Predicted 3D model of a 353-nucleotide RNA (Bacterial RNase P class A) from Aquisalimonas lutea. Rfam family: Bacterial RNase P class A. About the family: Ribonuclease P (RNase P) is a ubiquitous endoribonuclease, found in archaea, bacteria and eukarya as well as chloroplasts and mitochondria. The family's RNA type in Rfam is ribozyme. The RNAcentral record of the sequence draws on ENA. The coordinates come from a structure-prediction model, not an experiment, and the mean pLDDT is 78.
[in-house]
Parts: sequence; structure tokens; C1' cells
RNA sequence: GGAGUCGGCCAGGCAAUCGCUGCCGGUCCGCGACCGGCGGAGGAAAGUCCGGGCUCCACAGGGCAGGGUGCCAGGUAACACCUGGGAGGCGUGAGCCUACGGAAAGUGCCGCAGAAAACAGACCGCCGAUGGCCCUGCGGGGCACAGGCAAGGGUGAAAAGGUGCGGUAAGAGCGCACCGCGCGGGUGGUAACACGCCGCGGCACGGUAAACCCCACCCGGAGCAAGACCAAAUAGGGGAGCAGGGGUGUGGCCCGCACCGCUCCCGGGUAGGUCGCUUGAGGCGCACGGUGACGUGCGUCCCAGAGGAAUGAUUGCCCGAGACAGAACCCGGCUUAUCGGCCGGCUCCGUAG
Repeated sequence: GGAGUCGGCCAGGCAAUCGCUGCCGGUCCGCGACCGGCGGAGGAAAGUCCGGGCUCCACAGGGCAGGGUGCCAGGUAACACCUGGGAGGCGUGAGCCUACGGAAAGUGCCGCAGAAAACAGACCGCCGAUGGCCCUGCGGGGCACAGGCAAGGGUGAAAAGGUGCGGUAAGAGCGCACCGCGCGGGUGGUAACACGCCGCGGCACGGUAAACCCCACCCGGAGCAAGACCAAAUAGGGGAGCAGGGGUGUGGCCCGCACCGCUCCCGGGUAGGUCGCUUGAGGCGCACGGUGACGUGCGUCCCAGAGGAAUGAUUGCCCGAGACAGAACCCGGCUUAUCGGCCGGCUCCGUAG
């Protein structure tokens, strides 16, 4: 100097004018208006995909169904997140990726190609020791009919482990050595797991479980239009009292009973209003513990809270000419979108000293 990788951060700036909105203070008697001060979107506010808080409903306990998660340990309120580690894969490397339990419990599926895709198989090929047939000079030679083989070729994503030596008619874990694999043990590690430690077994039977399934663990439902409080007008409900006079019904008539009247009280509930609403698993700084995620302690700060829903518009100047985008109960994640730029760790290549 070039290329790359990981982590953190910023998200046009300044000024003037005119607006919008929450809180506080003041003036006006007051609904409210005006004046002044302070605050007023994001790293994703998004998708609503996970996890929790909060609220209401349900609930003795356990099971079934259904859903989710799936190497190990830790972190956390919790998680499908994060951190550290293991295994496998990719990269020269820094580093990155992984839905990473079980296929000798059962079931299903495996297009095309290919002989055969699973109780494995034989197209080309090799052999033909043995049996058969032919020739013979009786030593043997030939054919490839029976049959043997799975080493080589070919098909495929995948065809009963690899290399070598022996062995054989040709071959083959058929035998042996090494590698690989499985089982048992030992050592190290909390564990996943590792071992150029020991022994046993020729080796045990394709793949697929984000196919059914099996195993282990976890999970009650609905959501701030949750929910709580205050509470008109009108209509209706319940109770007490009043006159004990009236009306209607029942009844032949009286009493009685039911309904209607007036006054007061009570409760439900609609409109409307208030709360929930932003002080919180909170931000920042320091110290300590921890490899780290994170935790503990101290100090300090208050940083949108509307309800047709504010955060905007115009103008001027500057530069590198400014992306994706807009809170609606809150928080932790994941994913997706995103102009440009800054800082730091590390890697590879080239050059010079």
C1' cells in the first nucleotide's frame, strides 16, 4: 500500500420566523384563553415471529390430546436469545456456518438413470477349479452349457469400509498388517467429548425423523378495545312510606288480592369523564467478582405519553448533499429494510528498512 474479518458508534449541521403537543409557574371569577420555562421518535419505533411483566377468566392433584424445544455447561424474569466449550463442515488465515437426540422399536418414501435402491443385485466383465460337451500325440488343449465371483468398468446423490501383502480357477475380511468402525474398560474433563492408552469383535445389515413415530424436557386461556373507578338524561328493576281517598281487573256484592299514583332510598348500566400511561428486569459513571454472557455495591440522571391521535412548515448559510423509516401498555430478543461515515482488535498478500 492492497484485500479481508470481527466488534462498537453516528444517522446532515447551524440560525431565524410561523405553528402542534405534555408538564410546571403566573394572569384573568371560571370551561378555557394568553404569557414564560422545561421536555417532545428509532436503531430498527417495522414484521408481530419467540419470551416475559401487567390485567381479567379458569384451576386439588395426575394423565390424554395438541404445540414447542432438542450436543454440553453457564447467564437470565424468561426464551427458539446470549456467553463459553465440544463435534461436523467451509476458508491459506483472522474467522464463519450448523434443526447437532434416536434409522439393530415399528411404519412409510427413495423421481431419472441403472442389472440391482434393500429379506440387496449381476448389464459389461473375470473365472470355469468341479460337473458337462468336443479334440488329443494321453502330457494336455478348447467351448462357455451348468455353475462360481463381486476385484475392474458402467449408472446414480447414494451400490455391504480404505490401502497393501498373502491367498484363489477367478475372487472376496477369506487370512494378515495399518487406518477406519463397534463394544467393554482406563485416563483427563462438571459435562458434551477427547486419547499415537488397554482388551475384545472381521465388521453387524444404504439413505431419509423441518416423513409418521420413539425418547427427554417445557407449555392453562385471552389480551390495554386487558381491566378498574366516577357517573347524567331517558327507559326499566328492588325496598320503605303516604293518602288510607281514587281508577281498572277478579267477583253477584263487601272484605281481600293484583296493577296504576305521590315521596324517599338502593343497586345494575348507557353517553361522558378519570385511572391503567410510563420510575423502569431503566440510562450513565466508578469499583469489585467472573475467560465471558452477566452479577453485586455506591454515586448520579428523569429521557414522548396522545386519544383523530403532537414531534411540522418556510427561508438563509455550510458540507461529504443526507438512506431505511414514524411511538400508541411496557420490557428482553430474533428477523427484515437502511446514503454515507468514524473508532478499535485481528488476518492474508506485496514492497521498503